């Protein structure tokens, strides 16, 4: 200077005018409330509600059986499917990125198109061996012909071709994700871990490093082992249910009636999937009819931001100062003008556009959406010192 990876951060700003919500102040007041003035007032994602946690409120003998999760190894957290480092594997000339990473000798199923043949596989071409037919050429015998030099029908013999029929061969072609280890030598009719030799892979065993995944290395054995667990399944480890409509209190309406089952021979409830068991126990269950539907807490200071210093490779701990940042409930956080910024477009004057998207009991992640703009650090090319 071109061109990449990783990581963080901003995500419009000023002034006017008008409007919204909570709180606090001061008036008003017909106590229902209304004026006026001040603070404060959406995000990196607030979303999508996936995942895991506070709260909360029901349960907290006890066994079973289903169900649901997570799954290299160490670590951090409150806890997680998250984070961080590292191992393996695969990508990439690097920086570095990707992995849904436990088990396929416990058992089952599945493998699509293509292809002969896809799981104790398979003969379509090819390459061999055998037979049967027919041709070509060579050699023998030699019916018969003759011009006596020869020519030569069957017949056997033997090399070689085609076509067909059995049968060997998984080396070769070809199909495919994937075809039953890879190269050479031997061997074979032809081939083939058949055999032998190095390699790759697979069990075991040992020996050294590592906290651990796991690496190196060595010996010895059988000569080869396919893929799918986001298929069922096996193995380890972990999981009570329901939510803020969660649950408190306050203020407040109302009329019963009838029918079915039950009161210790046990109706109904709870252990929140079921069963067993256990606890509880006088009501329940249903049809008709009658009524209330307001307001106050929960509610926002929390595993909290930010700085500084320590410890650790980081993720993250620890101490210390320093800040207070919405709390609606038909749900407030907005428009409407001017300047400036910043992007396309125009030679120019100017035009045009300004992303994704919006709380709702709160917190840690994931994931998805996002115009433009910046900042830091490494990597490869190239070219100059």
């Nucleotide at each position: 200077c071109g061109g990449g990876c990783u990581g963080g951060c901003c995500g419009g700003g000023c002034g006017a005018c008008c409007g919204c919500g909570u709180u606090g102040c001061u008036c008003c007041c017909u106590c229902g409330g209304g004026a006026g003035c001040a603070c404060c007032g959406a995000g990196g994602a607030a979303a999508g509600u996936c995942c895991g946690g506070g709260c909360u409120c029901c349960a907290c003998a006890g066994g079973g059986c289903a169900g649901g999760g997570u799954g290299g190894u160490g670590g951090c957290c409150a806890a997680c499917g998250g984070c961080c480092a590292c191992c393996c594997g695969g990508g990439g000339u690097g920086a570095c990125c990707c992995g849904c990473g436990g088990g396929a000798c416990a058992g089952u199923g599945c493998c699509a198109c293509a292809g002969a043949a896809a799981g104790c596989a398979g003969a379509c071409c090819g390459c061999c061996c055998u037979c049967c037919u027919c041709g070509u050429c060579g050699g023998c015998c030699g019916a018969g012909c003759u011009u006596c030099g020869g020519c030569g029908a069957u017949g056997c013999c033997g090399a070689u071709g085609a076509u067909g029929a059995g049968g060997g061969u998984a080396a070769g072609g070809g199909u495919g994700a994937a075809a039953c280890g890879g190269u050479g030598a031997g061997g074979u009719a032809a081939g083939a871990g058949c055999u032998c030799a190095c390699c790759a892979g697979c069990g075991g065993c040992c020996u050294g490093g590592g906290u651990g995944a796991c690496c190196a290395g060595g010996c010895c054995g059988g000569c080869u082992a396919g893929g799918u667990a986001a298929a069922c399944c096996c193995c380890a480890c972990c999981c009570g249910g329901a939510g803020c409509a969660a649950g408190a209190c306050c203020a407040g309406a109302c009329a019963g009636u009838g029918c079915u089952c039950g009161c210790c021979u046990g109706a109904g409830g709870g252990c929140u999937g079921c069963c067993c068991g256990c606890c509880u126990g006088a009501g329940a269950g249903u049809a008709c009819g009658g009524g209330u539907a307001g307001g106050u807490c929960g509610c926002u200071c929390g595993a909290g931001g930010c700085c500084g210093c320590c410890g650790g490779c980081a993720a993250c701990g620890g101490c210390g100062g320093u800040c207070c940042u919405a709390g609606a409930u038909g749900g407030a956080u907005g428009g409407u003008c001017g300047c400036c910024g910043c992007u396309c477009c125009g030679c120019g004057a100017g035009g045009a556009g300004u992303a994704c998207a919006g709380a709702a009991c709160c917190c840690g992640g994931c994931u998805u959406a996002c115009a433009g703009g910046u900042c830091a650090g490494c990597c490869c090319g190239u070219c100059c010192g």
A computed fold for a 385-nucleotide RNA from Nocardioides lacus, annotated as Bacterial RNase P class A. Of the family's consensus pairs, 97% are formed in the model. It matches the Rfam family "Bacterial RNase P class A". It is annotated as a ribozyme. A source record names the gene rnpB.